[in-house]
Molecule: FMN riboswitch aptamer (RFN element)
Organism: uncultured Pseudomonadota bacterium
This record gives sequence, structure tokens and C1' cells, in this order.
RNA sequence: UUUUGUUCUCAGGGCGGAGUGAAAGUCUCCACUGGCGGUAAAGCCCGCAAGCGCAAUGCAGAUGGGGUGAGACUCCCCGGCCAACGGUUACAGUCCGGAUGAAAGAGAAUAUGU
Repeated sequence: UUUUGUUCUCAGGGCGGAGUGAAAGUCUCCACUGGCGGUAAAGCCCGCAAGCGCAAUGCAGAUGGGGUGAGACUCCCCGGCCAACGGUUACAGUCCGGAUGAAAGAGAAUAUGU
């Protein structure tokens, strides 16, 4: 410097106020949150994980306008949109549960190859 193996560690955030009601952190109004890799810095561009499925094939969410710049659906300004499954006195991205789980991946130690 770098290949491969093994082991270990880490690896998801968010309901505050008001209203209605017998009952809502679930409805309505205002609010709040955003995993990992790539790429000009990204929830909504590409890919992956999480979710569904006995399993494999597979299924599965969301962005427009303007500005700067060599380059931006990533930055800045304005506007918009999306968010698994099961549960619940009432419909859930934010509550409870599977989950003290799993995992994309990040890092460390050690052995080994060049």
C1' cells in the first nucleotide's frame, strides 16, 4: 500500500397547542421527523436496507418553479408531496407491539496475499 478471511463494536427521528366528541398523541386546523451507499451536500435522482410474501421469482412511497455555478430534481429562495404490518373506547409517519430483534452500511482488531 492493498486482497481476502475471521472476530468485535456501532448502526432511525418525530404530537407541542387548539377544536369536535362519551371516547382521538388516530379526525380537523396549526406543528414536528427524515436510515445507508452513489452523485455538487438528496425523505421524494439512481441503488440498497427496513415492510409484504412459507420461500424463490416477485410486490412496494413522494418534486415543481426560480437563482448561483463548469457541474445541483442534492446548495439558496418560493411552493408542493410521501411515509410498512398488527393493535387501540375513534381512522396513527409521530402512541403501543413484533423489536433487548433484524439490517443496508460504518468503524476497529487480527490473520493472510501482492